A computed fold for a 266-nucleotide part of an RNA from Rhodococcus antarcticus, annotated as large-subunit ribosomal RNA, domain VI.
[in-house]
Context: one part of a larger RNA
RNA sequence: CGCAGGAAACUUGAGGAAGGCUGUCCCUAGUACGAGAGGACCGGGACGGACGAACCUCUGGUGUGCCAGUUGUCCCGCCAGGGGCACGGCUGGUUGGCUACGUUCGGAAGGGAUAACCGCUGAAAGCAUCUAAGCGGGAAGCUCGUUCCAAGAUGAGGUUUCCCACCCCCUUGAGGGGGUAAGGCCCCCAGCAGACCACUGGGUUGAUAGGCCGGAACUGGAAGCACCGCAAGGUGUGCAGGUGACCGGUACUAAUAGGCCGAGGA
Numbered sequence: 001c002g003c004a005g006g007a008a009a010c011u012u013g014a015g016g017a018a019g020g021c022u023g024u025c026c027c028u029a030g031u032a033c034g035a036g037a038g039g040a041c042c043g044g045g046a047c048g049g050a051c052g053a054a055c056c057u058c059u060g061g062u063g064u065g066c067c068a069g070u071u072g073u074c075c076c077g078c079c080a081g082g083g084g085c086a087c088g089g090c091u092g093g094u095u096g097g098c099u100a101c102g103u104u105c106g107g108a109a110g111g112g113a114u115a116a117c118c119g120c121u122g123a124a125a126g127c128a129u130c131u132a133a134g135c136g137g138g139a140a141g142c143u144c145g146u147u148c149c150a151a152g153a154u155g156a157g158g159u160u161u162c163c164c165a166c167c168c169c170c171u172u173g174a175g176g177g178g179g180u181a182a183g184g185c186c187c188c189c190a191g192c193a194g195a196c197c198a199c200u201g202g203g204u205u206g207a208u209a210g211g212c213c214g215g216a217a218c219u220g221g222a223a224g225c226a227c228c229g230c231a232a233g234g235u236g237u238g239c240a241g242g243u244g245a246c247c248g249g250u251a252c253u254a255a256u257a258g259g260c261c262g263a264g265g266a
Base pairs, nucleotide, nucleotide: 001152005163006162007161008160009159010158011157015149016148017147018146021049022048023047024046025045026044027043033038051106052105053104054103055102059100060099061098062097066093067092068091069090070089071086072085073084074083075082076081110144111143112142117137118136119135120134164265166178167177168176169175183261184260185259186258187203188202189201190200191199208254209253210252211250212249213248214247215246217243218242219241224237225236226235227234228233
């Protein structure tokens, strides 16, 4: 821009894409078969490999503004307590998130038409013949079935709901301009959405983010004081103190205010 008014939401599916793999063992059955050695078809079950998708309950990884321990040095006047630097100084743990080494699931089943091939009936050609007329069976392949995209499918589809028939201009034909409606955008607060854009939620009639409060979870017993010990240190106060993303609550802070677009229906 189009889809013959303007919008919002939900959809149909022409068409396209993805997927499609495979092993071992057990039962049937040591059966059929075979002198024996050996050893099935058909059918049923279990467990795997590779590949793929989703997810984070578990296990593990990561963790650079989480917690603790600790070395050297400089600083906060000193002690105590802290801060900076040294690979995040080093070391031990670790929430959320992201992940695999973790978990769950998938390949189908089934229908249809077939290939090679196997048949029935059967002439030409009194026989024979799956074929010439006719009728069956038969593949991991084809098609439907499963998943995803999808009406620019210009063949532009469908359903539901909302907005209404305003002013002005040479009304010189469906023309031009303006202010609006439903609705949308800009702008702002954010997001497990994201390169940007887009998408999703929210914008005071508000819990969208931050802060604060409570909880979870992590760390692992803070400082100060008291007591014990010559001291290093230990014990008590006290499952303490601290804490990023998690779960709730709460308008304290910031989403204020405002601007723009947008039909009149051949």
Source information
Its Rfam family is "Bacterial large subunit ribosomal RNA". A reference for the family is Yusupov et al. (2001), "Crystal structure of the ribosome at 5.5 A resolution", Science. The RNAcentral record of the full RNA draws on ENA.